């Protein structure tokens, strides 16, 4: 200099005028006001209700190598194994296919089981061949064809024998573990698919702030079912209980709470490779209910993308113009 | 705000327990007819909404996204 790779950050700024929600104030006025994704609603929790203890079955689960982290998780961090890349680094739903069932179209002789061609032996022959047997080393088909490769061996062949590699079993060593390494052994019962059913282990009660609670005014209504073959935590069963149960008229486009102090964010120190945790400090940081956070003008730069809170929080996923910081790798050149 | 459903030919829908993508209407061409309609015969209908993955193989299985729809017969 060029190419690449990983982890982050910002997401216009300033001034003036007019205006909006909330808080405060008698008033004038003052304070405060969207995001990294507020989004999708895909996971996990807080919170609330379902009158009630418990057990079993069913159902569901993008839970599924090991260890850690967390309120929790299918998230995150660090390892192991596998795949890709010269490398930095990236990717992997990564338990079980001898528990059982299913599927594998077409092609091919044969699809879980083998003799089509070829090779070899024997018999036969009208010398073209035919018949019987052996053979999975070679050819052809396929995504997949009975460990790979070399030597010996053989009529030709074959783990038939041996060395190496791979797989399996056992023992020892290292590691918390996944796993790795070494040695020995028997020649090796042998395809894929579980994001097909399924098996094993683990997890899950359901519904959601339009949940739900309180108050004011009006109203005190109508309908259906029932005394156990009924009702109640909602698929089923057992068990438990016996206070009636259910539906409709969206009654007043009523009011208040839930609803903003939080597993929060900011700064610093310490522990840890990291995710994260502990301690200390300062501060109070949107809260509407037809739903606010905007418009115009000027200056400036790199000329502003995706996009707008509605109970809250931790993640994931998706959208995103442009700018910027740091670490690392490879190639070339120069010193 | 929450909850739920769908997407296959021009239109309406099958196919979804994986193995060549189908039906009706419509359309094109031919026959019949003086011509049209009707009828008969033939035919192309196609990014199976998009992307990634699992698999030998995906409309179909899994995930992510896009678009559209459902409110007094989804929730006050």
């Nucleotide at each position: 200099u060029g190419a690449g790779u990983g982890a982050g950050c910002c997401g216009g700024a300033c001034a003036g005028u007019c205006g909006u929600g909330c808080c405060u104030g008698c008033a004038a006025g003052g304070g405060u006001a969207a995001g990294g994704a507020a989004a999708g609603u895909c996971c996990g929790g807080g919170c609330u209700u379902c009158g009630u203890a418990g057990g079993g079955c069913a159902a569901g689960g993008g839970u599924g190598c090991c260890g850690g982290u967390u309120a929790a998780c299918g998230g995150c961090c660090g390892g192991c194994g596998g795949a890709g890349g010269c490398g930095a680094c990236u990717c992997c739903a990564g338990g079980g296919a001898u528990a059982g069932u299913g599927c594998a179209a077409c092609a091919g002789a044969a699809a879980u089981a083998a003799a089509c061609c070829g090779c070899c032996u024997g018999c036969u022959u009208u010398c073209g061949g035919g018949c019987a047997g052996g053979u999975a080393a070679g050819g052809g088909u396929g995504g997949a064809a009975a460990g790979g490769c070399a030597a010996g061996g053989u009529a030709a062949g074959a783990g038939c024998u041996u060395a190496c590699c791979g797989a399996c079993a056992u023992a020892c060593a290292g590691g918390c573990a996944a796993c790795u390494g070494u040695a020995u052994g028997g020649g090796c019962u042998a395809u894929g698919u579980a994001a097909a059913c399924c098996c094993c282990a683990c997890c899950u009660g359901a519904a959601g702030c339009a949940a739900g609670g309180c108050c004011c005014a009006a109203g005190u209504g109508a309908a259906a079912c029932a005394u156990a073959u009924g009702a109640a935590c909602u698929g089923c069963c057992c068990g438990u209980u016996c206070c009636g149960u259910u539906u409709c008229g969206a009654u007043g486009a009523g009011g208040c709470c839930g609803c903003a102090u939080g597993a929060u964010g900011c700064c610093g120190u310490c522990g840890g490779c990291a995710a994260c945790g502990a301690c200390g400090g300062a501060c109070c940081a949107a809260g509407a209910u037809a739903g606010a956070u905007g418009a115009c003008u000027g200056u400036u730069c790199a000329a502003g993308a995706c996009a707008g809170a509605a109970c809250c929080c931790g993640g994931c996923u998706u959208a995103u113009a442009g700018g910027u910081u740091c670490g690392c790798u490879c190639a070339c050149a120069u010193u | 705000g929450g909850a739920c459903c769908a997407u296959u030919a021009g239109c309406u829908c099958a196919g979804c327990u994986g193995g060549c993508a189908g039906a009706g209407c419509a359309c094109g061409c031919g026959a019949c007819u003086u011509u049209u309609a009707a009828u008969c015969a033939c035919g192309g209908u196609g990014u199976c909404c998009c992307g990634c993955g699992u698999u030998c193989g995906a409309a179909u299985c899994g995930c992510g996204g896009a678009u559209g729809g459902u409110u007094c017969a989804c929730c006050a």
This is a predicted complex of two RNAs, RNase P RNA and transfer RNA, with 411 nucleotides together. Rfam match: Bacterial RNase P class A. By type it is a ribozyme.